A computed fold for a 688-nucleotide part of an RNA from a Bacteroidota bacterium, annotated as large-subunit ribosomal RNA, domain II. The coordinates come from a structure-prediction model, not an experiment, and the mean pLDDT is 83.
Context: one part of a larger RNA
RNA sequence: GCCUACGAGUUACUCUUUAUUAGCAAGGUUAAGACUUUCAGGGUCGGAGCCGAAGCGAAAGCGAGUAUUAAUAGUGCGGCGAUAGUUAAUAGAGGUAGACGCGAAACCUGGUGAUCUACCCUUGGCCAGGCUGAAGUUCCGGUAACACGGGAUGGAGGGCCGAACCAGUAGACGUUGAAAAGUCUUUGGAUGAGCUGAGGGUAGGGGUGAAAGGCCAAUCAAACCAGGAAAUAUCUCGUACUCCCCGAAAUGUAUUUAGGUACAGCCUCGUAAUAAUCUGCCAGAGGUAGAGCUACUGAUAAGGCUAGAGGGCUUCACCGCCUAUCAACCCUUGACAAACUCCGAAUGCUGACAGAUGAUUUACGGGAGUGAGGCCAUGGGUGCUAAGGUCCGUGGCCAAAAGGGAAAGAACCCGGACCAUCAGCUAAGGUCCCUGAGUGUAUGCUAAGUUGAUUUAACGAAGUGCGACUGCUCAGACAGCUAGGAUGUUGGCUUGGAAGCAGCCAUUCAUUUAAAGAGUGCGUAACAGCUCACUAGUCGAGCGGUUGUGCAUGGAUGAUAAUCGGGCAUAAGCAUACCACCGAAGCUAUGGAUCCCCGAGUAAUCGGGGGUGGUAGGGGAGCAUUCCAGUAAGCGCUGAAGGUAAACUGUGAGGUUUACUGGAGUUGCUGGAAAAGAAAAUGUAGGC
Numbered sequence: 001g002c003c004u005a006c007g008a009g010u011u012a013c014u015c016u017u018u019a020u021u022a023g024c025a026a027g028g029u030u031a032a033g034a035c036u037u038u039c040a041g042g043g044u045c046g047g048a049g050c051c052g053a054a055g056c057g058a059a060a061g062c063g064a065g066u067a068u069u070a071a072u073a074g075u076g077c078g079g080c081g082a083u084a085g086u087u088a089a090u091a092g093a094g095g096u097a098g099a100c101g102c103g104a105a106a107c108c109u110g111g112u113g114a115u116c117u118a119c120c121c122u123u124g125g126c127c128a129g130g131c132u133g134a135a136g137u138u139c140c141g142g143u144a145a146c147a148c149g150g151g152a153u154g155g156a157g158g159g160c161c162g163a164a165c166c167a168g169u170a171g172a173c174g175u176u177g178a179a180a181a182g183u184c185u186u187u188g189g190a191u192g193a194g195c196u197g198a199g200g201g202u203a204g205g206g207g208u209g210a211a212a213g214g215c216c217a218a219u220c221a222a223a224c225c226a227g228g229a230a231a232u233a234u235c236u237c238g239u240a241c242u243c244c245c246c247g248a249a250a251u252g253u254a255u256u257u258a259g260g261u262a263c264a265g266c267c268u269c270g271u272a273a274u275a276a277u278c279u280g281c282c283a284g285a286g287g288u289a290g291a292g293c294u295a296c297u298g299a300u301a302a303g304g305c306u307a308g309a310g311g312g313c314u315u316c317a318c319c320g321c322c323u324a325u326c327a328a329c330c331c332u333u334g335a336c337a338a339a340c341u342c343c344g345a346a347u348g349c350u351g352a353c354a355g356a357u358g359a360u361u362u363a364c365g366g367g368a369g370u371g372a373g374g375c376c377a378u379g380g381g382u383g384c385u386a387a388g389g390u391c392c393g394u395g396g397c398c399a400a401a402a403g404g405g406a407a408a409g410a411a412c413c414c415g416g417a418c419c420a421u422c423a424g425c426u427a428a429g430g431u432c433c434c435u436g437a438g439u440g441u442a443u444g445c446u447a448a449g450u451u452g453a454u455u456u457a458a459c460g461a462a463g464u465g466c467g468a469c470u471g472c473u474c475a476g477a478c479a480g481c482u483a484g485g486a487u488g489u490u491g492g493c494u495u496g497g498a499a500g501c502a503g504c505c506a507u508u509c510a511u512u513u514a515a516a517g518a519g520u521g522c523g524u525a526a527c528a529g530c531u532c533a534c535u536a537g538u539c540g541a542g543c544g545g546u547u548g549u550g551c552a553u554g555g556a557u558g559a560u561a562a563u564c565g566g567g568c569a570u571a572a573g574c575a576u577a578c579c580a581c582c583g584a585a586g587c588u589a590u591g592g593a594u595c596c597c598c599g600a601g602u603a604a605u606c607g608g609g610g611g612u613g614g615u616a617g618g619g620g621a622g623c624a625u626u627c628c629a630g631u632a633a634g635c636g637c638u639g640a641a642g643g644u645a646a647a648c649u650g651u652g653a654g655g656u657u658u659a660c661u662g663g664a665g666u667u668g669c670u671g672g673a674a675a676a677g678a679a680a681a682u683g684u685a686g687g688c
Base pairs, nucleotide, nucleotide: 001688002687003686004685005684006683011097012096013095015094016093017092018091019090020089021088022087023086024085027051028050029049033045034044035043036042037041055062056061065077066076067075068074100238101237103235107228108227109226110225111224112223118202119201120200121199122198123197124196125195126194127192129161130160131159132157136153137152138151139150140149141148165189166188167187170185171184172183173182204220206216207215208214241622242621243620244619245618246617251264252263253262254261255260265370266369267367268366269365270364271363272362273361276357277356278355279354280353282351283350284349290343291341292340297337298336301333302332303331304330306327308326309325310323311322312321313320373398374397375396376395377394378393379392380391381390382389403414404413405412418592419591420590421589423588424587425586429582430581431580432567433566434565438579440578441577442576443575444574445573451569452568459554460553463551464550465549466548467547468546469545470544471543472542480538481537482536483535484534486511487510488509491505492504493503517532521530522529593612594611595610596609597608598607599606600605623677625674626673627672628671629670630669631668632667634666635665642661643660644659645658646657647656648655649654
């Protein structure tokens, strides 16, 4: 992992509540017990007790009233208006019990453990070999005597090297191991606070600890075993057949509350009632969007006018004057505000009337679930006008929604799946091939593979199409080519020099001219030289400027050549207009199922209309299993149950038949009762 079996809303109660059915009814009902009987059963007694018919008060008590009170007042709770209960059975819930099942870590009580290990006590055992050579002693030297020196002897040491023994430093291997801690190599101690045998002691909030929260039998921040015990679990997981009808919530308030719960909201079922929604119009309340501010509060740019302040001048002082310093009020222009408003919508909300829809509405009662929401669009707060961010309002969708489109995708676009069909029409989106349908029609644009269903901006640019305005032009424009581009003069000043061209000044003037600046650049030390403006000739028809807009272009950098989904495409790209077609579980057609409403009918049923996506959840109807009662004077060795296979049948759970197998029990119908349905719980047991 698979198969088989087992495996979770049960049972009890003089308990509470609601519904249904039945009996009796202002009443209803017996319990224990007794008698009887055809004896797991039934019948007859039994009125103790309980519920109801009256309440109020703490109570005595009073009573349709009562309590408070001095009160006949007021007020509270009742009564009247309008009396229905009670006893059973069944069902839905609640309560108390383990209370749908499994699951803690823990707590307490009583015991069992020191054969492992920690420490202690008693009594034993063990430590190859080698090295070093303390004190002391002795001999010699030495001293006045000591001291001191040397030789020998001696054999100390938590001494040295290193086996046994004890330990476990580093690495490798091992990691379903040879081993629930090892093996190999390496390493530390090895006469000591050493190692070790045997016997004994200390016990669980206790021991022991050269102290690591270590160890106390592979278990230790409180051992193990049994019991309290099915501890408790606002937590996790699991919770078993079918079909039909309806169908949520992820919000508000509160919470030692935030992943829980209570009440409300939203769902469902029953009963009763009669409202409800939309549109139009009319009448209202309101201060948002916008707008405005010499209409307030506040904020605010420039200028004017001019108080006040500062600075300067003047003066003994008072006056006085000036000011591109700051600046109130006022004026002109401009402009801001969620907590500003002289103003002020659209929507939304409330009510009246009319029309449309047709049960959508409300109340009471039974049962819930939900109280983690999410994305998109839009009005806002917060944040960075960041987030697949966060918090509100409004709408949609997902959640709980399948189908078609978007290559692929919870939420985007289209559209809401009762079933069947080898029928049709469409939506979104598409129609060259992959791939269903146009290589469609008409007119333009793009040359960038731009683009072809998502990356892009500021800014740059004689890309190109279409407009608007404007200038020059056959009296010859624009571009090119040829020629000229001069003279006073090297203007004056400056300067070493300054001659068109370092710089300054200027009445930048005048002359000759077709035209030519006291000079547009390059250049020289200064000149020179090359050019330009300007002019003529040649040429011969358009040439410039500003601006709007379409499509292109650079800006443009990401991890596969890696992408328009691909192939590819100059349209099969982009724009505008039109026609045709494809395209969904949408709509239609034909047949069928089921539910609801209306009508007819005693009913069966028929006719008409409408519905049938669905998680949590509510309601309804069924199937199967085991057992019991009745029934079929049921079936069965002439073959029961069970098994294998096929066919038929039912919307389905399922059922029936036949064949083979099997070898002794078992079925239909009407009812009843449950140890009543498994794919999941790291489920339990067995098998493979």